[in-house]
RNA sequence: GACAACGGCAAAACGCUUCCCGAAAGGGCGUGACGCAAAGCCUCCAGCCUACUUUUUUCGAAAAGAAAAAUAAGGCAGCGGGGCUACCGAA
Numbered sequence: 001g002a003c004a005a006c007g008g009c010a011a012a013a014c015g016c017u018u019c020c021c022g023a024a025a026g027g028g029c030g031u032g033a034c035g036c037a038a039a040g041c042c043u044c045c046a047g048c049c050u051a052c053u054u055u056u057u058u059c060g061a062a063a064a065g066a067a068a069a070a071u072a073a074g075g076c077a078g079c080g081g082g083g084c085u086a087c088c089g090a091a
Stems, first nucleotide, its partner, number of pairs: 001088001008036002013031003019028003034078001040084003044081002047076003054070006
């Protein structure tokens, strides 16, 4: 891929008297059903988010403390490219 069939996944939002993990981003679980033909898996490229940490700068008497900037070793993959795998199946 077909207005076929067997099935699958599940965005936002909510859990604001916060259920679990995490510093955060984020993830898990539940409700949910916007969508998805790979919205299955990986995370190599690009991108994006966060900053416990580290570095620098500033304030400060200070190796106390505070603020700012940078930083992925943390994440996202339902933005795109790439790799791997796969259900049904007419014309």
Molecule: c-di-GMP-I riboswitch aptamer
Organism: uncultured Desulforhopalus sp.